[in-house]
Molecule: transfer RNA
Organism: Gemmataceae bacterium
RNA sequence: UGCAGGGUAGAGAAGCGGUCCAUCUCGCCUGGUUCAUUCCCAGGAGACCGCCGGUUCGAAUCCGGCCCCUGCGA
Repeated sequence: UGCAGGGUAGAGAAGCGGUCCAUCUCGCCUGGUUCAUUCCCAGGAGACCGCCGGUUCGAAUCCGGCCCCUGCGA
């Protein structure tokens, strides 16, 4: 420097124009259960989607630029 993939709660993943209040698992908090812990049950907090712009009535999703990570090539 070129190409490809990726960046979404603390961690991992889904979501591919509107249905929504961004979903799921683990984790965290509270309550129940238990002698107690684990398990189990119920509830809750936590991300406005890497950043900036554009398209659109409407963008996590489409387009452009930039940043970061991984792989391949030079």